[in-house]
Parts: sequence; C1' cells; structure tokens
RNA sequence: GGAGUCGGCCAGAUGAUCGCCGGGGUUUUAGGCCCCGGAGGAAAGUCCGAACACCGCAGGGCAGGGUGCUCCAUAACAUGGAGUCGCGGCGACGUGCAGGAAAGUGCAACAGAAAGUAUACCGCCUGCGAAUUGGCCGGGGCGACCCGGCUUAUUCGCCGGUAAGGGUGAAACGGUGCGGUAAGAGCGCACCAGUUUUCCGGGUGACCGGAAAAGCUAUGUAAACCCCACCCGGUGCAAGACCAAAUAGGGGAGCGUUCGAGGGCGGCCCGUCCAAGCUCCCGGGUAGGUCGCACGAGGUCGCGGGCAACCGUGAUCCCAGAUGAAUGAUCAUCACCCCUUGUGCGGGUAACCGGCAGGGGGGACAGAAUUCGGCUUAUGGACGACUCCAACC
Repeated sequence: GGAGUCGGCCAGAUGAUCGCCGGGGUUUUAGGCCCCGGAGGAAAGUCCGAACACCGCAGGGCAGGGUGCUCCAUAACAUGGAGUCGCGGCGACGUGCAGGAAAGUGCAACAGAAAGUAUACCGCCUGCGAAUUGGCCGGGGCGACCCGGCUUAUUCGCCGGUAAGGGUGAAACGGUGCGGUAAGAGCGCACCAGUUUUCCGGGUGACCGGAAAAGCUAUGUAAACCCCACCCGGUGCAAGACCAAAUAGGGGAGCGUUCGAGGGCGGCCCGUCCAAGCUCCCGGGUAGGUCGCACGAGGUCGCGGGCAACCGUGAUCCCAGAUGAAUGAUCAUCACCCCUUGUGCGGGUAACCGGCAGGGGGGACAGAAUUCGGCUUAUGGACGACUCCAACC
C1' cells in the first nucleotide's frame, strides 16, 4: 500500500423567538404568570420469553403442542456466554432445526439386474449338447480320399456358479496388495479406514487421546410416523378495578282511578277540559370520568468475583405519559462532511498535497401508547483490534 474479518461507540452543540403535552407553585373560578421535564438505537415487525390482570383448575394419567450437542447465565426463553463436533475459508473468522436410523414401520422419482438384504443386463467360469477348424492315433483303399477315436481352439444353446470388471444412479453392501479358486468373493492373510463392546488416561460435560477383542462392514431419510429426555392451562391493559348521569326497563313503599292523583289553559286561586297513572326509595348496566400508568428483574459511576454472559456490593439519580393522540417550527453562532474561488503561506523538480480566508450545499432510518428481557429487519458516520498478500528497512 492492497484485500478482508470481527468488535464496541456516536446519532450534532449552544442561544433567541413563536407554539404543543405533563407536573409543581401562585392567583378568585375560567384563565393568566413563573419554574421543571418532554422519544429511539432501533420507539418498527409483533416473532419468542416473562411480569401483571381476569377466567379456569382436588390429584394423577391419556391426547395435543413445544424444545433438542455440552456446561454455565437468567425471573424466563425458540435468548445470551464459553466450549465440543461437522462443514466452508490460506487465515482472522463464519456457519449448523447438531438427540436416536444395530427399537419398529414407511419412503427412496428417473435410470438401472438390483434402492436394503435380495437380485444378475453385459461380462467371467465348470459341466452337458451341437457345429466348424487344426493336430495325433488306428483301420480301409493302387490313389484322390473315406471311416472311427482322442484332443485343442472358436461359435451357438442349456443347467448352474460368480459379483473381480463394465454399465445406471444423488446414493450400489469397506480400500490397497498378496494368497486362493474352474472363475470369483473378507473366502484367508497383512496394512489402512470405520463400527460396536471392554479397559486405561484427560475433561464438570459434550468429547478427545490410546490399547485389546469381535463381526468382517452396518445405505440415506426422523422440517416421515415413531422412540427418548425435559417443558407447557386460556385470554391480553380494548386485561381489569372504582365512581357514575339522561332515557328505557326491574324491585319496593305511598297516593290515586263515581270520593279524580296528575297534566293543559303564561305565575297563584277559582273554574273548565283531558284523564290512569303519579311521587319517592333501592339495585344492575350504558355514556362519561378516575385508576391501572411510570420507583422499575430501573439508570449512571466505582469496587469485588467470573475467560465471558452475568452476579454481589457502595454511592448517586428520578428520567415522556398523550387518548383524534403532545414531544414542533424559524433564525443566529460554532463544530463535522462535500463542492468551489483566492493565496507574497508550508512541503515537492513538477503534477499536486496541506494550511488560511471567502462563497454555496448537506445531515440517514425513523415516531413511545401497560411494562420489561431478547430476536429480526431498516439506516448515516467515525474508530479500534486482528488476518492474509506485496514491497522496502
């Protein structure tokens, strides 16, 4: 200098003006005035796990669902930390729904003989039969030649053997060599790989290292059924609790329906008309309101323990609470980034780089709604550690 891999961090600052929401104070209510506070690393997706609330529930089992290498952390987790093993990368590192396929069942397209314990397409081989050719022996014929037997090779057919080789497939029943055999085969042996069992050593453990024996070897698939271990009631703050109108309806008491309660005729009396209901109390629910709801598995700093996640402890802080839903806008100065102009400045042979001064522009993703712990997704920037490659000293 180039190419990468991880990790935590920040999310402009200050002031002024005009507004919005909440709390406190003051004032005589409305309201005004003063003071204080007012989004995030993801507030998002609502994907997991909890707190909390109500409903359900004697206890146990079945069914159903979830989780699935180990140990640790935690209130809990499908989360995190540290490891193990597999895979990828030269490496830093990344990544894995990573229990069991020698409990049982199922499935394995196409191709292929055969897809799990059976089979044989080509091939290889023994035997039998047939044909052809060569050789040898015997016999016959004057001779060309003919007959018979044995044998070799080739071809075809049949009964078998075989799984070395070829071929198919994503996957074919260990690999190499020697022996063996009619040909072959873990059929036998040596070495190697793997499995199971037992033992030894290390580790809390997953697991790692080593030794012996056995069978000679055991396909894949459990986000197929299934088996094993552990866990699991349901609904979500529109949970739920309290206060509580108007109207209608429910219960009770009183008065009233020829002796007329009550209502209309502008307030009262008389009168007149209409008239079967009227008044009070109690309780439930609705509108509306209050709470839940902001002190919490809480934040910051320090110390101690732990590799770490995290835990313990001391000090200190109080930090949004809306409900058609506040948290905003404008201006100024400074900081940061980009572009551009100038330059009696610095470096350089120069191109150019830097400093200083001026002008212009820019700042992402996004918006609390009961609250926490995680995960995932979106997004701007700067920094640190580490790895590999190249060159120079």